[in-house]
RNA sequence: AAAGUUUGACAGACAAUCGCCGGCGGCUGUGCCGCGGGAGGAAAGUCCGGGCUCCGUAGGGCAGGAUGCUGGAUAACGUCCAGUCAGCGCGAGCUGAAGGAUAGUGCCACAGAAAUGGACCGCCGAUGGCGCUGAUGCGCACAGGCAAGGGUGGAACCGUGGUGUAAGAGACCACGAGGGAAUUUGGCGACUUAUUCCCUGGUAAACCCCAUCUGGAGCAAGACCUAAUGGACGCCGUGCUGCGAUAGCAGUACAGCCUUUGCCCGAGGUGCGUCAGGUUGGUCGCUUGAGCAGUGCAGCAAUGUACUGCCUAGAUAGAUGAUUGUCACUUCAAUGGUGGGAGGGUGGUUCCCGUGAUGACCACUGGAAGGACAGAACCCGGCUUAUGGCAAGCUUUCCAU
Numbered sequence: 001a002a003a004g005u006u007u008g009a010c011a012g013a014c015a016a017u018c019g020c021c022g023g024c025g026g027c028u029g030u031g032c033c034g035c036g037g038g039a040g041g042a043a044a045g046u047c048c049g050g051g052c053u054c055c056g057u058a059g060g061g062c063a064g065g066a067u068g069c070u071g072g073a074u075a076a077c078g079u080c081c082a083g084u085c086a087g088c089g090c091g092a093g094c095u096g097a098a099g100g101a102u103a104g105u106g107c108c109a110c111a112g113a114a115a116u117g118g119a120c121c122g123c124c125g126a127u128g129g130c131g132c133u134g135a136u137g138c139g140c141a142c143a144g145g146c147a148a149g150g151g152u153g154g155a156a157c158c159g160u161g162g163u164g165u166a167a168g169a170g171a172c173c174a175c176g177a178g179g180g181a182a183u184u185u186g187g188c189g190a191c192u193u194a195u196u197c198c199c200u201g202g203u204a205a206a207c208c209c210c211a212u213c214u215g216g217a218g219c220a221a222g223a224c225c226u227a228a229u230g231g232a233c234g235c236c237g238u239g240c241u242g243c244g245a246u247a248g249c250a251g252u253a254c255a256g257c258c259u260u261u262g263c264c265c266g267a268g269g270u271g272c273g274u275c276a277g278g279u280u281g282g283u284c285g286c287u288u289g290a291g292c293a294g295u296g297c298a299g300c301a302a303u304g305u306a307c308u309g310c311c312u313a314g315a316u317a318g319a320u321g322a323u324u325g326u327c328a329c330u331u332c333a334a335u336g337g338u339g340g341g342a343g344g345g346u347g348g349u350u351c352c353c354g355u356g357a358u359g360a361c362c363a364c365u366g367g368a369a370g371g372a373c374a375g376a377a378c379c380c381g382g383c384u385u386a387u388g389g390c391a392a393g394c395u396u397u398c399c400a401u
Stems, first nucleotide, its partner, number of pairs: 001397008010388001012327007020038002023035005040373001044384002047382005052218004064214005069083005084098001085096004099209002104207002106203003120150002122146003127143002129140004158176006177200007186191001222284004231275005237254007256270005291310008329370004336365005343353003
């Protein structure tokens, strides 16, 4: 210098003006004034886990679902930390769909005779059979035996060599590969070391078996108050006239109640009360919480704990915005001006730039451009996805010493 890899923190600052939403206080009180507060690391996807709420529920189980190496962390998790094993990478590191194929069942395309009880080619034909021969024996390949060799295939009954046999075969032996059991070394454990014995295709991202966890719905959860309309029940005054035996019915007048400023007149309106339901609207739920910051302690770590300090959005069709200025940051083939300058690139250099002053580089002072992804909606812990530059650790390669 280039290429990688892991981790961490950040997400411009300040001021002014104009706006938006809550809180507190004040006032001449339905509007104004003052003070103070107002998004994120992902607020996103809604994928896991929990709190909280309602429904269900004696208790237990089945079914269904989820998870699946070990130990730890945690309220819990499919998350995190530390490890084991396997795979990938030269490496730093990364990945894990990592229980069981020795519980059982199924499946293994095409090719191939056969895909787990297989004979196509091939080998044998010891034994039995047939033929020849006086006999020993020879021949045939009918019965039958063989998984060695060829061929097919990702895979052909664990591999190589030997013994053995008619030919062969883990049938037997030696050395190996993988798996299991028992004992054993180290480890809390996954695992690992060694010995002995037993076994040998793959597939559980097929059914299944084993272990652990698991009731359902979700803040539009849910609780409370409540107008109008409608419903049920109860009550529904007085005078006069008519009808009628009473009860009552009809007409008419008045009274009562409400509004019209307190009273009178006038005018207008009008059955009253109770209950249930809970539309509409409102209040709560709602933000003090597995909270945040700092320090100490325990732990490799995740994390836990003690003390001190702090209060940090709560909208409801959804507020949290815009403009301007100054400063900071990044970039410059969009680099101006002034001064220095023969060297500069952190030390060094054989490498790079420059030493033709069209001048590398340095100092001072300017200019222009840029700032991503994205917007809370009950609250937390995670995961995933989107996204900008920065810092640190480590790795590999190249150049120089």